Predicted 3D model of RNase P RNA and transfer RNA as a complex of 492 nucleotides. Rfam match: Bacterial RNase P class A. It is annotated as a ribozyme. Its family is annotated with dimeric ribonuclease P complex, ribonuclease P activity and tRNA processing in the Gene Ontology. The coordinates come from a structure-prediction model, not an experiment, and the mean pLDDT is 76.
[in-house]
RNA sequence: CAGGGGGCUGAGGCAGCCGCGUGUCCAGCAAGGAUGCGAGGAAAGUCCGGGCUCCACGAAACGAGGGUGGCGGGUAACGCCCGCCGGAUGUCGGUCUUCGGAUCGCCAUUCAGGGAAAGUGCCACAGAGAGUAUACCGCCGAUGGAGCCUAAAGCUCACAGGCAAGGGUGAAAGGGUGCGGCAAGAGCGCACCGGGGGCUUGGCAACAAGACCCGCAUGGCAAACCCCACCCGGAGCAAGGCCAAAUAGGGGUCUCGCGCUGAAAGGCAGGCUGGUUUCGAGCCGAGAGAUCCGGGUUGGCUGCUAGAGCCGCUCAGCAAUGGGUGGCCCAGAUGAAUGGCUGCCACCGCGCGGCUGGUCGUGGCAACACGAUACCGCGCGCGGAGACAGAACCCGGCUUAUGAAGCCCCCUGAUGC
RNA sequence: GGGCGCUUAGCUCAGCGGGAGAGCACUGCCUUCACACGGCAGGGGUCGCUGGUUCAAUCCCAGCAGCGCCCACCA
Numbered sequence: 001c002a003g004g005g006g007g008c009u010g011a012g013g014c015a016g017c018c019g020c021g022u023g024u025c026c027a028g029c030a031a032g033g034a035u036g037c038g039a040g041g042a043a044a045g046u047c048c049g050g051g052c053u054c055c056a057c058g059a060a061a062c063g064a065g066g067g068u069g070g071c072g073g074g075u076a077a078c079g080c081c082c083g084c085c086g087g088a089u090g091u092c093g094g095u096c097u098u099c100g101g102a103u104c105g106c107c108a109u110u111c112a113g114g115g116a117a118a119g120u121g122c123c124a125c126a127g128a129g130a131g132u133a134u135a136c137c138g139c140c141g142a143u144g145g146a147g148c149c150u151a152a153a154g155c156u157c158a159c160a161g162g163c164a165a166g167g168g169u170g171a172a173a174g175g176g177u178g179c180g181g182c183a184a185g186a187g188c189g190c191a192c193c194g195g196g197g198g199c200u201u202g203g204c205a206a207c208a209a210g211a212c213c214c215g216c217a218u219g220g221c222a223a224a225c226c227c228c229a230c231c232c233g234g235a236g237c238a239a240g241g242c243c244a245a246a247u248a249g250g251g252g253u254c255u256c257g258c259g260c261u262g263a264a265a266g267g268c269a270g271g272c273u274g275g276u277u278u279c280g281a282g283c284c285g286a287g288a289g290a291u292c293c294g295g296g297u298u299g300g301c302u303g304c305u306a307g308a309g310c311c312g313c314u315c316a317g318c319a320a321u322g323g324g325u326g327g328c329c330c331a332g333a334u335g336a337a338u339g340g341c342u343g344c345c346a347c348c349g350c351g352c353g354g355c356u357g358g359u360c361g362u363g364g365c366a367a368c369a370c371g372a373u374a375c376c377g378c379g380c381g382c383g384g385a386g387a388c389a390g391a392a393c394c395c396g397g398c399u400u401a402u403g404a405a406g407c408c409c410c411c412u413g414a415u416g417c
Numbered sequence: 418g419g420g421c422g423c424u425u426a427g428c429u430c431a432g433c434g435g436g437a438g439a440g441c442a443c444u445g446c447c448u449u450c451a452c453a454c455g456g457c458a459g460g461g462g463u464c465g466c467u468g469g470u471u472c473a474a475u476c477c478c479a480g481c482a483g484c485g486c487c488c489a490c491c492a
Stems, first nucleotide, its partner, number of pairs: 001413009012345007020038007040388001044399002047397005052236004065232005070084005085113001086111005092105005114227002119225002121221003136167002138163003143160002145157004175193006194216001195214003199210004240302004250293007259268003270284004295491003309328008347384007355377001357376002359372005418488007427441004435472001443459005465481005
């Protein structure tokens, strides 16, 4: 320099004209006029957490179901945020090295990061062996045995057996490297590294460091069941409340209720209606709730937007965030408003102009002069782009989408020092 | 606006951690004068996409995409 990836900022500004929604005021019969305000960082996905409303429910605990998962802090709350710890990967650097690597440190990225020594389950294929391991190839055969040999020594066999270093299988084969040791080997012994155990010190804690002990004894998977700790009642503004209109004020099922007498029909009691003098007449077995089917309507008001609100200053804190104080009001539409055009500035590209700039060349002691204009800048002209997307009860997060421009980080390639 | 569910062959669907399958459809052959039916054989897959967990993912988890269903008021 070119290309690519990731993150953050930001989401053009001003003026004029026309138009839309809504609050207030004027005018009020109506039409209208003035003025204020009028999308987002994601309004999206509806993935979490709350407010609010209704329903259910004595309270609490246990259980079922669901969720979260290092530690500490923040918060109304969270699966979110901040800080720290630990792990993984990578660049660079240091130490050791058998040159394979191991380990430490800085930085960057990333982690759904409790428990595998409570139990159960799974680990296909391959492989001898896959979970209280195994012996296919292989190594040895010191010891015992057999043979050669008079015998010893020695040699042979690989029979009894020994081994797990090497090969091989696999994602994974019960610490790694080296030295010693041995018949061959092996934590069998030792050194270093790794691991485990309790102790001490530091830290609120996760955890870290140190010395000691243990040759190492229990592989992986919990985004498998499960265990541990903590959290969670359900539904959602089409919640819910009020008014109006219209209809067949209907039907099925279930639950609650269903008095007395009688075998039953029925009667009394009770309920409704009407009249009305606590009396008699008529009718009926009266009611409440849930759910389904059927019927009607597609209207209005409310909930509705002043709120965990926004912008400054200041204090505490590493930070997230919190406290104090001052100022401000900032969409409420309902087939659903928030837009269009023009001009100037800002952005990008191209062209023109050496232009009292930068830069380069020449001359000069120097101030400076002359020349050049690839590049930066300046002036002028022409052209161009503007993404993702649009509130619908509100708020805090997460995730996803996002053109140009600016900043930061990383990768690849080329060139130069 | 709010709440749920489903994506596997051309179609309808099983499968649910270790081989991608069934029926219909399609292709070829046999059968028939020919077709249908029948018989035999065969082809065809990004398991919607992307990432993660795992030795291993259609399956488990997360994020996107597409499709479908339900929820108004009154008596």